Large-subunit ribosomal RNA, domain VI from Ephemera danica, 247 nucleotides, folded computationally. Model confidence (mean pLDDT): 87 of 100. The source organism's lineage runs through Eukaryota, Arthropoda, Insecta, Pterygota and Ephemera.
Context: one part of a larger RNA
RNA sequence: CGUUAGAAACUUGCGAGGACCUGACUCUAGUACGAGAGGACCGAGUUGGACGAACCUCUAGUGUACCUGUUGUGGCGCCAGCUGCAUCGCAGGGUAGCUAUGUUCGGAUGAGAUAAGUGCUGAAAGCAUCUAAGUACGAAACUCACCUCAAGAUGAGGUUUCUUUUAAGGGUCGUUAAAGACGAUGACGUUGAUAGGUUGCAGAUGUAAAAGUAGAAAUAUUAAAGUCGAGCAAUACUAAUUACCCG
Numbered sequence: 001c002g003u004u005a006g007a008a009a010c011u012u013g014c015g016a017g018g019a020c021c022u023g024a025c026u027c028u029a030g031u032a033c034g035a036g037a038g039g040a041c042c043g044a045g046u047u048g049g050a051c052g053a054a055c056c057u058c059u060a061g062u063g064u065a066c067c068u069g070u071u072g073u074g075g076c077g078c079c080a081g082c083u084g085c086a087u088c089g090c091a092g093g094g095u096a097g098c099u100a101u102g103u104u105c106g107g108a109u110g111a112g113a114u115a116a117g118u119g120c121u122g123a124a125a126g127c128a129u130c131u132a133a134g135u136a137c138g139a140a141a142c143u144c145a146c147c148u149c150a151a152g153a154u155g156a157g158g159u160u161u162c163u164u165u166u167a168a169g170g171g172u173c174g175u176u177a178a179a180g181a182c183g184a185u186g187a188c189g190u191u192g193a194u195a196g197g198u199u200g201c202a203g204a205u206g207u208a209a210a211a212g213u214a215g216a217a218a219u220a221u222u223a224a225a226g227u228c229g230a231g232c233a234a235u236a237c238u239a240a241u242u243a244c245c246c247g
Base pairs, nucleotide, nucleotide: 001152005163006162007161008160009159010158011157015149016148017147018146021049022048023047024046025045026044027043033038051106052105053104054103055102059100060099061098062097066093067092068091069090070089071086072085073084074083075082076081110144111143112142117137118136119135120134169246170245171244172243173189174188175187176186177185194239195238196237197235198234199233200232201231203228204227205226211222212221213220214219
């Protein structure tokens, strides 16, 4: 821009893409078969491999604005206590998120028309013949069925609702995240829990500083302490004001 008024939702599916794998074992059954040795079809079930998707409860990583220990050196006048730099200085752990090695799930089933093949009836050709007329089966391949996208499908579809005048609706703007390079998408804007803060909880680290007590001291203890990024809730304390534009 189009889809022939403008919008907001929900849809149909022309078409496109994805998936389509397979082993072992058990039962049937030591049955059918076979002199024996051996040893099934069909059918039912169990459990794997590779591959794929989603997710983070568990396991395991990462986790550079979390916690702790610690070395050298500088600074805060000194001690104590903090703090800068040294690969995040090094080291031990680790929330959320992101991950796989982890967890869950998937390739099921059925239908249609067929291939090779197997037939039925059956002439040409008094017989025979699956074929010539007719007709029945038959495969991981084909078309559906399963999952995803999909009306610019210009063949521009359908349904419902709203609005007929600056209206319905949308945007700018602001707070933002499950979204994100930027646009976009989603949530919210006081008729408010959108983000921050605060409080509580979960969780991490591992018992803070100061002071008291014990000890000669190191140290122990008061103390599961103190601190804390992303998690879950509650709470208007702060910021989402006012307004403008398109239509």